[in-house]
Background
The RNA shown here (transfer RNA) has 73 nucleotides and comes from Pteropus vampyrus. It matches the Rfam family "tRNA". Rfam classes the family as a transfer RNA. The sequence is in RNAcentral, with records from Rfam. The coordinates come from a structure-prediction model, not an experiment, and the mean pLDDT is 81. The organism belongs to Pteropus, within Eukaryota.
RNA sequence: GGUUCUAUAGUGUAGUGGUUAGCACGUCUGCUUUACACGUAGAAGGCCCUGGGUUCGCAUCCCAGUGGCGCCA
Numbered sequence: 001g002g003u004u005c006u007a008u009a010g011u012g013u014a015g016u017g018g019u020u021a022g023c024a025c026g027u028c029u030g031c032u033u034u035a036c037a038c039g040u041a042g043a044a045g046g047c048c049c050u051g052g053g054u055u056c057g058c059a060u061c062c063c064a065g066u067g068g069c070g071c072c073a
Stems, first nucleotide, its partner, number of pairs: 001072003005068003010025004018056001027043005049065005
């Protein structure tokens, strides 16, 4: 320099163009315990990397940019 894939909660991850985006771990609170752990019931935490385009409607499709893991040179 070229090129593929990728970017969603603190971490990991799911998400057919149509509800205020789901799950696990973690965090916080209650119950349980003498206490901790385990268990159990809840809660908070995402404007889905940025900007445009398409569309009645985009996390989802298209383009560009930025970052990241690879591949080629």